[in-house]
Order: sequence, then structure tokens, then C1' cells
RNA sequence: GCCCAGAUAGCUCAGCUGGUAGAGCAACGCCUUGGUAAGGCGUAGGUCGGUGGUUCAAAUCCACUUCUGGGCU
Repeated sequence: GCCCAGAUAGCUCAGCUGGUAGAGCAACGCCUUGGUAAGGCGUAGGUCGGUGGUUCAAAUCCACUUCUGGGCU
């Protein structure tokens, strides 16, 4: 220098062909207990790496770009 994959909640990851962004764990509250753990119920937490474009509508499509991992020379 070229090619491929990835970046979404505190962490690990889903999100099918564009149509209100989700799960598990963690956090917090309540129930249960003599108390704790476990268990049950609930709550909060995200401008989807960045900028721009297409569209009535973009995590998703297009361009550029940053970072991470891998491959080639």
C1' cells in the first nucleotide's frame, strides 16, 4: 500500500429484504428470610464510532473518515 471482518446499554451480543432499538449478565427498588445468598416482580440505562448524502422514514442503503482484529505484498 491492497483486501476482508468488526464498532449497538456498564459488560457479552442480537436486530432477517429500511418502518417505534432488544436479550442475558451487571446496577437500583420491592417481595420472600431472624439475617445473607438464591429465587420472584419491577425500574432505569442507547443521538447504533464520526461527518455528509438518498428517502415520507436509516443501526440497516451510498460516499468519505477514525479505531480494532485478521490476511496479502
The RNA shown here (transfer RNA) has 73 nucleotides and comes from a Candidatus Wirthbacteria bacterium. Its Rfam family is "tRNA". Taxonomically the source falls in Candidatus Wirthbacteria (Bacteria, Bacteria candidate phyla). The sequence was found in a public genome assembly. Model confidence (mean pLDDT): 80 of 100.